Notes:
Model confidence (mean pLDDT): 82 of 100. A computed fold for a 69-nucleotide RNA from uncultured Eubacterium sp., annotated as transfer RNA. Lineage of the source: Bacteria > Clostridia > Eubacteriales > Eubacteriaceae > Eubacterium. Rfam family: tRNA.

RNA sequence: ACAUUAGCUCAGAGGUCAGAGCAGCCGUCUUAUAAACGGAAGGUCGCCGGUUCGAUUCCGGCAUGUUCC
Numbered sequence: 001a002c003a004u005u006a007g008c009u010c011a012g013a014g015g016u017c018a019g020a021g022c023a024g025c026c027g028u029c030u031u032a033u034a035a036a037c038g039g040a041a042g043g044u045c046g047c048c049g050g051u052u053c054g055a056u057u058c059c060g061g062c063a064u065g066u067u068c069c
Stems, first nucleotide, its partner, number of pairs: 001066004007022004015053001025039004046062005
């Protein structure tokens, strides 16, 4: 300095639903498996404070990781 959001990889940038892909689960198809297709599920948005009518989003501190001097 940057990052931290689902098991993993990542979007989302003040409000009305928190999302995608992959993985896992269920189903269709198949003699069977895979592929393909359909469906459902899965989240204290790292922690503690602050600002605001309202914070995943803005500000401060802390923690962890990566990088530079």